[in-house]
Context: one part of a larger RNA
RNA sequence: GGCCAACGGCGGAUGCCUUGGCGCCAAGUGCCGAAGAAGGACGUGACUGGCUGCGAUAAGCCACGGGGAGUUGUCGAGUGAACUUUGAUCCGUGGAUUUCCGAAUGGGGAAACCCGGCGCGGGUUAUGCCGCGUCACCACCGUGUGAACACAUAGCACGGUCGGAGGGCACCACGGGAAUUGAAACAUCUAAGUACCGUGAGGAAAAGAAAGCAAAUGCGAGUCCCUCAGUAGCGGCGAGCGAAGAGGGAUCAGCCUAAACCAGCGAUGUGAUACAGCCUGCCGGCGAUGCAUUGUUGGGGUUGUGGGACUUACUCCAUGCUGCGGUAGAAGCAUGAAGGAGUUAACAAGUUAGUGGGUAGGAGAACCUGUCAGGAAAGUCAGGCCACAGAGGGUAACAGCCCCGUAUCCGAAACCCAUCUAGCCUCCUUGUAAACACCCGAGUAGCACGGGAUUCGUGAAAGUCCGUGUGAAUCUGCGAGGACCACCUCGUAAGGCUAAUUACGCUUGGCGACCGAUAGUGAACUAGUACCGUGAGGGAAAGGUGAAAAGUACCCCGGGAGGGGAGUGAAAUAGUACCUGAAAUCGUUGGCCU
Numbered sequence: 001g002g003c004c005a006a007c008g009g010c011g012g013a014u015g016c017c018u019u020g021g022c023g024c025c026a027a028g029u030g031c032c033g034a035a036g037a038a039g040g041a042c043g044u045g046a047c048u049g050g051c052u053g054c055g056a057u058a059a060g061c062c063a064c065g066g067g068g069a070g071u072u073g074u075c076g077a078g079u080g081a082a083c084u085u086u087g088a089u090c091c092g093u094g095g096a097u098u099u100c101c102g103a104a105u106g107g108g109g110a111a112a113c114c115c116g117g118c119g120c121g122g123g124u125u126a127u128g129c130c131g132c133g134u135c136a137c138c139a140c141c142g143u144g145u146g147a148a149c150a151c152a153u154a155g156c157a158c159g160g161u162c163g164g165a166g167g168g169c170a171c172c173a174c175g176g177g178a179a180u181u182g183a184a185a186c187a188u189c190u191a192a193g194u195a196c197c198g199u200g201a202g203g204a205a206a207a208g209a210a211a212g213c214a215a216a217u218g219c220g221a222g223u224c225c226c227u228c229a230g231u232a233g234c235g236g237c238g239a240g241c242g243a244a245g246a247g248g249g250a251u252c253a254g255c256c257u258a259a260a261c262c263a264g265c266g267a268u269g270u271g272a273u274a275c276a277g278c279c280u281g282c283c284g285g286c287g288a289u290g291c292a293u294u295g296u297u298g299g300g301g302u303u304g305u306g307g308g309a310c311u312u313a314c315u316c317c318a319u320g321c322u323g324c325g326g327u328a329g330a331a332g333c334a335u336g337a338a339g340g341a342g343u344u345a346a347c348a349a350g351u352u353a354g355u356g357g358g359u360a361g362g363a364g365a366a367c368c369u370g371u372c373a374g375g376a377a378a379g380u381c382a383g384g385c386c387a388c389a390g391a392g393g394g395u396a397a398c399a400g401c402c403c404c405g406u407a408u409c410c411g412a413a414a415c416c417c418a419u420c421u422a423g424c425c426u427c428c429u430u431g432u433a434a435a436c437a438c439c440c441g442a443g444u445a446g447c448a449c450g451g452g453a454u455u456c457g458u459g460a461a462a463g464u465c466c467g468u469g470u471g472a473a474u475c476u477g478c479g480a481g482g483a484c485c486a487c488c489u490c491g492u493a494a495g496g497c498u499a500a501u502u503a504c505g506c507u508u509g510g511c512g513a514c515c516g517a518u519a520g521u522g523a524a525c526u527a528g529u530a531c532c533g534u535g536a537g538g539g540a541a542a543g544g545u546g547a548a549a550a551g552u553a554c555c556c557c558g559g560g561a562g563g564g565g566a567g568u569g570a571a572a573u574a575g576u577a578c579c580u581g582a583a584a585u586c587g588u589u590g591g592c593c594u
Base pairs, nucleotide, nucleotide: 001593002592003591004590005589006588007587008586009585015579016544017543020515021514022512023511024510025509026508027507028506029505030504031167032166039101040100041099042055043054044053046079047078049075050074051073061095062094063093064092065091066090070083071082072081106115107114108113116135117134118133119132120131121130122129137164138163139161140160141159142158143157144156145155171202172200173199174198175197176196182189186236212219213218223250224249225248226247233241234240254497255496256495257441261299262298263297264296265295266294267293268292269291270290277286278285279329280328281327282326283325284324304475306440307439308438311434312433313432314431317336318335319334320333321332322331338429339428340427341426342425350424351423352422353421354420355418356417357416358415359414361410362409363408367383369382370381372379384401385400386390392404393403394402446470447469448468449467450466451465452464456482477492478491479490480489481488531538532537551578554565555564556563557562
């Protein structure tokens, strides 16, 4: 030095475990903010470094409810001092307080700091000083004032506003919008309208009551799912991209305007003695009151078997009232009854009570049975019991009957949510026929050119949406049915609103042929921490003694570290460098070989 064996060190694989993750399902719930948010800084404990909580009333204050014996959060013990059956700690609901920064808003500023004005109060002989309140900008509304320029307008001043601003993981709509990549290169194409940026909104958003689909005995707003279907199609017809109708489901809900016409009011123009007009006839009276255009308010009206307006005829609950005077007629208005509807649209504020649910909780069966081995019984053997409860977890190994629970039943002073019921309250309420040809959304539709989106890459390219130009019709109208024409069929554009079913987050509950510490979240532990970076940003490692600390009193060696006895424990080669303890690797002892 090599090989073998035994015993150790180092190391932390493996096995077992789980406080943490991941995914799915169900139900519920969803915006916060100048009444100062989200997020932070700094404080706050008897002793206090981190975390948690809280805010100078500072691990807390008040009230109400639950609960019932201990308590003063946690890592994490200890000392001290307290509280508590006159009900503490704890849990829930409502309230109070809530420093400073932050939209940050009195002014400034290198965030958590500096410096002010005004009013009131405190203090000082007095100033400095202290406390409370208030003071940014914009918009809208109202009042006043008021230029150039007479009226007016601008401007200015004051008052009011639960107006705005800022934040929000994901989800949503819109405006912009890549490249890697694929096409085995690459340019059309793809990746992809993705990533990303911006604007805006909400608990959802968007869409939505047919100028729709379709082609038969037609359907009847939108949204979402399944299917249709990898079909029809598109495509350097390459790579690839890729519908729609029908059918089956989820949920269901429909409405308001513009115009014609009528009335009131305003403005402009015009009209002068009656031959306009004042509901109509007759008599009387009045007469800048009429007419035209335009604006505004109210009524009317909302449709595609076309609808509506106007006129006429018929029909239409009751009562009362009305016009320049009288009389007759016709009409209108108000109130009530009856019927109907309602807080998410259709008009709009809601309110009270009940019901159901949420935010704390409560009751809840049955062996302190024996034997055996064991440190320990829940295991074994033997004997009982409960069960609307044999889900699950814990307890010294595997427990229906030991503990927490589970099935089942019950519960709210306070606050919140939802639907329904009832009341208050609020709102609405003739129809038919004929005639007439007044209305039915204009720089719109269409067309031309240039583009976008759709399965549609310009193609035979319809339909749809933008830009530029041109530019109709009003129902005997207009649009669509994939160039275009005819016939036929379907619809009624150029205004608007609309719940639910859907998406996502959170909460609660449940589940998993999901992970089990190099896995699963980056994070099972002081984790977005330590650390790195000027910064944007990047970003870890790190779990396990034991049933219980019973965490080794005492003695010995040693300066200590560490060890040897002794003791605890079932076990100490379980000693906090702690379960198991592989390999590489380093030794000790013995044997053999050189």
Molecule: large-subunit ribosomal RNA, domain I
Organism: Acidimicrobiia bacterium